RNA sequence: CAAUCGCGUGUCGCCCUUAGAGUUUGAUCCUGGCUCAGGACGAACGCUGGCGGCGUGCUUAAUACAUGCAAGUCGAGCGCGUGUAGCAAUACACGAGCGGCGGACGGGUGAGUAACGCGUGGGCAAUCUGCCCUCUAGCCUGGGAUAACAGUUCGAAAGGACUGCUAACACCGGAUAUGCUCACAGCCUGGCAUCAGGCGGUGAGGAAAGUUUACACUAGAGGAUGAGCCCGCGUCCCAUUAGCUAGUUGGUGAGGUAACGGCCCACCAAGGCGACGAUGGGUAGCCGACCUGAGAGGGUGAACGGCCACACUGGGACUGAGACACGGCCCAGACUCCUACGGGAGGCAGCAGUAGGGAAUUUUCCGCAAUGGGCGAAAGCCUGACGGAGCAACGCCGCGUGAGGGAUGAAGGUCUUCGGAUCGUAAACCUUUGUCUAGAGGGACGAUAAUGACGGUACCUCUGGAGGAAGCCACGGCUAACUACGUGCCAGCAGCCGCGGUAAUACGUAGGUGGCAAGCGUUGUCCGGAAUUACUGGGCGUAAAGGGCGUGUAGGCGGCCUUUUAAGUCAGACGUGAAAUCUCUGGGCUUAACCCAGAAAUUGCGUUUGAAACUGGAGGGCUUGAGGAUCGGAGAGGGCAGUGGAAUUCCCAGUGUAGCGGUGAAAUGCGUAGAUAUUGGGAGGAACACCAGUGGCGAAGGCGACUGCCUGGACGACACCUGACGCUGAGGCGCGAAAGCUAGGGGAGCAAACGGGAUUAGAUACCCCGGUAGUCCUAGCCGUAAACGAUGGGUACUAGGUGUGGGAGGUAUCGACCCCUUCCGUGCCGCAGUUAACACAAUAAGUACCCCGCCUGGGGAGUACGGCCGCAAGGUUGAAACUCAAAGGAAUUGACGGGGGCCCGCACAAGCGGUGGAGCAUGUGGUUUAAUUCGAAGCAACGCGAAGAACCUUACCAGGUCUUGACAUCCCUCUUAAUACUCUAGAGAUAGGGUAGCUCUUCGGAGGGGAGGAGACAGGUGGUGCAUGGCUGUCGUCAGCUCGUGUCGUGAGAUGUUGGGUUAAGUCCCGCAACGAGCGCAACCCCUAUUCUUAGUUGCCAGCGGUUCGGCCGGGCACUCUAAGGAGACUGCCGGUGACAAACCGGAGGAAGGUGGGGAUGACGUCAAGUCAUCAUGCCCCUUAUGACCUGGGCUACACACGUGCUACAAUGGCCGGUACAACGCGCAGCGAACUCGCGAGGGCAAGCUAAUCGCUUAAAACCGGUCUCAGUUCAGAUCGGAGUCUGCAACUCGACUCCGUGAAGUCGGAAUCGCUAGUAAUCUCGGGUCAGCAUACCGAGGUGAAUACGUUCCCGGGCCUUGUACACACCGCCCGUCACACCACGAAAGUCUACAACACCCGAAACCGGUGGGCUAACCGCAAGGAGGCAGCCGUCUAAGGUGGUGUCGAUGAUUGGGGUGAAGUCGUAACAAGGUAACCAAGGGCGACACGCGAUUGCAGUGUAACACGAGUGAUCCUGA
Repeated sequence: CAAUCGCGUGUCGCCCUUAGAGUUUGAUCCUGGCUCAGGACGAACGCUGGCGGCGUGCUUAAUACAUGCAAGUCGAGCGCGUGUAGCAAUACACGAGCGGCGGACGGGUGAGUAACGCGUGGGCAAUCUGCCCUCUAGCCUGGGAUAACAGUUCGAAAGGACUGCUAACACCGGAUAUGCUCACAGCCUGGCAUCAGGCGGUGAGGAAAGUUUACACUAGAGGAUGAGCCCGCGUCCCAUUAGCUAGUUGGUGAGGUAACGGCCCACCAAGGCGACGAUGGGUAGCCGACCUGAGAGGGUGAACGGCCACACUGGGACUGAGACACGGCCCAGACUCCUACGGGAGGCAGCAGUAGGGAAUUUUCCGCAAUGGGCGAAAGCCUGACGGAGCAACGCCGCGUGAGGGAUGAAGGUCUUCGGAUCGUAAACCUUUGUCUAGAGGGACGAUAAUGACGGUACCUCUGGAGGAAGCCACGGCUAACUACGUGCCAGCAGCCGCGGUAAUACGUAGGUGGCAAGCGUUGUCCGGAAUUACUGGGCGUAAAGGGCGUGUAGGCGGCCUUUUAAGUCAGACGUGAAAUCUCUGGGCUUAACCCAGAAAUUGCGUUUGAAACUGGAGGGCUUGAGGAUCGGAGAGGGCAGUGGAAUUCCCAGUGUAGCGGUGAAAUGCGUAGAUAUUGGGAGGAACACCAGUGGCGAAGGCGACUGCCUGGACGACACCUGACGCUGAGGCGCGAAAGCUAGGGGAGCAAACGGGAUUAGAUACCCCGGUAGUCCUAGCCGUAAACGAUGGGUACUAGGUGUGGGAGGUAUCGACCCCUUCCGUGCCGCAGUUAACACAAUAAGUACCCCGCCUGGGGAGUACGGCCGCAAGGUUGAAACUCAAAGGAAUUGACGGGGGCCCGCACAAGCGGUGGAGCAUGUGGUUUAAUUCGAAGCAACGCGAAGAACCUUACCAGGUCUUGACAUCCCUCUUAAUACUCUAGAGAUAGGGUAGCUCUUCGGAGGGGAGGAGACAGGUGGUGCAUGGCUGUCGUCAGCUCGUGUCGUGAGAUGUUGGGUUAAGUCCCGCAACGAGCGCAACCCCUAUUCUUAGUUGCCAGCGGUUCGGCCGGGCACUCUAAGGAGACUGCCGGUGACAAACCGGAGGAAGGUGGGGAUGACGUCAAGUCAUCAUGCCCCUUAUGACCUGGGCUACACACGUGCUACAAUGGCCGGUACAACGCGCAGCGAACUCGCGAGGGCAAGCUAAUCGCUUAAAACCGGUCUCAGUUCAGAUCGGAGUCUGCAACUCGACUCCGUGAAGUCGGAAUCGCUAGUAAUCUCGGGUCAGCAUACCGAGGUGAAUACGUUCCCGGGCCUUGUACACACCGCCCGUCACACCACGAAAGUCUACAACACCCGAAACCGGUGGGCUAACCGCAAGGAGGCAGCCGUCUAAGGUGGUGUCGAUGAUUGGGGUGAAGUCGUAACAAGGUAACCAAGGGCGACACGCGAUUGCAGUGUAACACGAGUGAUCCUGA
């Protein structure tokens, strides 16, 4: 160096695993809760229900239990009795009893238990163990009773009592003793806190049962199994449970137990436990496991398995190897039952079953055939353990209810745009199959031989036939699936958001569709989603959340080097982690569920062997963290004492005279008793102008005149000392603004409360005049603030720039500044990064580590109760019920503001004329009416729809009529007419007559019309303009409204469209992350002002001729005019201003000048604006009527109110007479000349004109002349009387006009309000539409023809920018509190009641233990008296239950009371959100007021938010000028 192998690390790749959605908003991002989709269940409920397999089945009343069964067995331990067989011996069977073994297992339940109870791992040198196995040794000899039985007797019974007889493997004595136990003194081995084992020696004590074997029995040793005790670790909630403990903790000794131990007793000591949670309270059997989850976790502890506890409740022991014993005993208590009233009996939380409770959980089944258990030598007996069956869709799994073909796309249903679509190959029909099913036959394994409950079951074969077998839920979004009808904020739905008020995919039904399927939904519970308690895996500037600040205890964490240790840590091995379960693999039931086997896993614990990097322990060292020493300067740091000047007020004195003061304006108040003002002197208290500064100091609160004394801390320089001495800090301790409290002083000013004056609807306020606590001092409390940088402390690191405060150093210089470097503070700007955004950014909210505090939806509530603190006020700690689906942060777009800036408009102002007063006209409201049809309602309804109601119109009312209809289409029958004229009845509609009277034809008839009839249908000015189309109004002819691409932003959005100028204009220019574009503006169109060209009748007439003198005629088209087309005006030109731009100002020229004047033209949109009665139209409604016809009436009413107009009030006028000048238009059912009649309206006759020809058509105001002379008039004309005209079938209700007469109000109009900026206002007439007639209205035309605009402060409306917002239905918004009413939960409350707990005292059963004598007593001893021993009795200790007493805790209830919550339209005010109209909020005490909103002095926060303006200062950026 290469190759290969192994190990480690890194990177990459692969595999497995992790899914979200709806809801706050106009929209957005974030925070944050609520809800859903998934899985599971010992479930229940609703609807439905074919089969099979495997499982599961009182979760509540550990409530009470009828009945039956669930533990017996052994004659090979014993005696007796009965029955059968036998002559008998005897045999067999059965029964009660003595005796043995077993009833401590098996089975049930989970009440209790927070504990060595359970789990896991260890220990017992501190223990026991029947039956079983192995080994050693033995089994000799005696004795006395007793039940059964018999007799007597008591009792209702249950049960006894006495006397007598009897057996044993029952009981007792003696012998024997290798071993066993004890005592004594030795030796050896091992271990050790203790002791254990062995070896021999001496003494004492203690066995036995039979029986042919087998099986039993005795002593001892070992094993196995089972049990007991001890220890480490783990094992729920509450601190609103913080202190607990006298057998308590330990020692010595005795007792007790199988055994250790305060387990018990006596004595001694004073300990023991606890914030690493003792004690107390609540809840709960624990585990393997089960459910969920990606996992970590969370929840559960049914069935199966292990352990524990319990057995009617409480206590107790006996027996036994084992119990303090589920189907044993004694006692007490409660309950039930029997009774002859004297006494007795009982315990299903065993299997079935019953009642009860409950939403809810099964058969009073079969069998010991299997497995297992007890007894027995065995046969066998017993076994509700168990094996099975039954019931229940309770769960899991499997199967079926057919399969193939089949279009006329049947019938029927539903929908329909009426065409069709869909259910739908679905059905019918044809073919076919046989799972299941029905019948029949065969027929198991489970038992290798006998025995099968299941069971003639599983399974197999044959036969029959599609026959007997589908529902439930959903269909607005989440979430797969849509229509019709009904209903009409009703009925109802709803998991959340939310549906329903006449077109509901959301309610109910139907059709259809989707999903799952013998089930489907609902409810409940658990996990998940929820990273929504965050270990994995969250946060705290503004969303919930940093303690007001410091000091410091415990605790947590901790600098560099080195040695060592091995507790943590890592690795290997061994043991254990029961089985079942889960996973994987394989196997068995036809499959699956289910079952079996193997592997893996059991993430843990223990023992042991190693490793030594890191953490920890121990030793040694270091200096950089920390501290000290020395030197130096800065400072409103703190405390005490003293001193000072200015100002306010008061007092005294002087001068001086009528006001002062105060406010938006005033008044209260002070003043002729001399104020205010001014001068001098004095008193007293409080605060310290200027300096003064995002300057300084302090931990925070906070600190400001000057001087002295005492005193704390920080900083810089140096690197001398110590050598990790550090950081943080639960509790603790201290400090802590203002207000407030206690006691004593003090008191000038200010000033809650209070008084007065104003304001106001009120004004318990804001404003004003007074004014007490208080503010000040001393001593002591209080302990809270929006105590804020809303930002805990410490350490380290991470671009810069620029101020400022305190130090040090350097360079340079003669020196000082300037300049450079550095440390500590304090500001601003800013990169990366962070952030939801706003913003933060070396003073972090960046990157990391350490420690503490705090948060977990809004309201209830910082409330209640409890504890602690306080004199009180109150503070601190700090819930729940109930209620809502939001509450919230930041930013966005709008809208709004009694916010700001800029700008516009007949918006104001300046003017002119009106309205509001009068009469009348007209419309509306109201009222009235049979009806007064309907609509329009601020601007933007009201002379509007209506461009014209006597009938008609007409929609309304009364009456009279019609019902396929007044009008349209289709069918049938009849007729020949229709129609016109006319007669009769009638108000008419209508009804009945008379006369005249069709076309074509193939002669059948057809067309058209009429009459009658049936039904489809017609008809509706009936409803809904909030179902609609169309049309229209309005903001507004305002200058705006948007888009594409790009860019910025997470996003809504922004940019463009903002800015500097300018415009009538988003008009244009410049600039700019924008560049372009569209709809609007402007222009294009029409009229008008000038001119030209063309044309010249019906128009015109300059010149020529004629004339009846009229453009009348010839003629002409020049002019006017007509009507087509051009030209012209564009800031084009000049000067100035402006930025060299756009543009503006002025000027020239021009008919016209800056849009020349006017019109048409109305962006995106707003107002659910208006119209269903123009029309159209969906849906609903009426159908002999809400349709249709007719007559008459009404829409015309009339106390009144309003709008819009006309006419006036007069001399700028009225009246009379005369004389001029238009334009737009209109005309054949028409305009109608001339002539004529009438005072007139008008009439008669009648020419012309389908119109530049004729007519309407004399325009009026004006001008000239005259008259009236200021008056209710010679003004004004209403009203009324009379007489007429015209239109029209018809003028009564209800037309217009004319003439004569009459002659009202009214003398210029209150508050208020309207129009108009030039050919405009004002004024004067004319025409037209509608129309038979009717105009003061409407639409047009021309004549005459002004005044004023300084200006934008204010009112109204609008545009742009900006700012605040709690508004978004957008300020006509939102929203607060009391009161009143209803309901709900909670607190307090004189008390009352239950339960539980411990304590003190009384009483004290049974039982054990101890004591005891004068009772009784078979075995043994005995010298026969008795003794040993035992039994009963009595006493004592202890004690269950019970009683008494006070106490504590939880709970229930309670007249009344307190606040809280919720509730479509109640009352009072208006607090907050905009500068919310007094900026708001936080904290504090007192006060006012019926109550409450609220008000509120002062102080802090340079609080928060400030908004705006002005001034000053500082800083940054940019530009210009100068040096």
This is a predicted structure of a 1523-nucleotide RNA (small-subunit ribosomal RNA) from an uncultured bacterium. RNAcentral holds the sequence, with entries from ENA and SILVA. The coordinates come from a structure-prediction model, not an experiment, and the mean pLDDT is 81. Its Rfam family is "Bacterial small subunit ribosomal RNA".